[in-house]
Predicted 3D model of a 75-nucleotide RNA (transfer RNA) from a Candidatus Woesearchaeota archaeon. The sequence is in RNAcentral, with records from ENA. NCBI's taxonomy places the organism under Archaea, Nanobdellati, Candidatus Woesearchaeota.
RNA sequence: GGCCCUGUAGCUUAGCUUGGCUGGAGCGCCGGUCUUAUAAGCCGGAGGUCGCGAGUUCAAAUCUCACCAGGGCCA
Numbered sequence: 001g002g003c004c005c006u007g008u009a010g011c012u013u014a015g016c017u018u019g020g021c022u023g024g025a026g027c028g029c030c031g032g033u034c035u036u037a038u039a040a041g042c043c044g045g046a047g048g049u050c051g052c053g054a055g056u057u058c059a060a061a062u063c064u065c066a067c068c069a070g071g072g073c074c075a
Base pairs, nucleotide, nucleotide: 001074002073003072004071005070006069007068010027011026012025013024020058029045030044031043032042033041051067053065054064055063
């Protein structure tokens, strides 16, 4: 230098191929309940510019392009 894969909540991850119901789940966190107290259980809640920017579209996590970061293969 060329090609390919990955990037979604604090962590792990589904959804992407086939655009559309408001971006879900588990763990963790916060509050409540229970308990002498803690944990576990149960109930509720907060937390996401879907790596970043642009384009296409009525509509983009999803399609296209450029860039950034990590990994792999070739040279």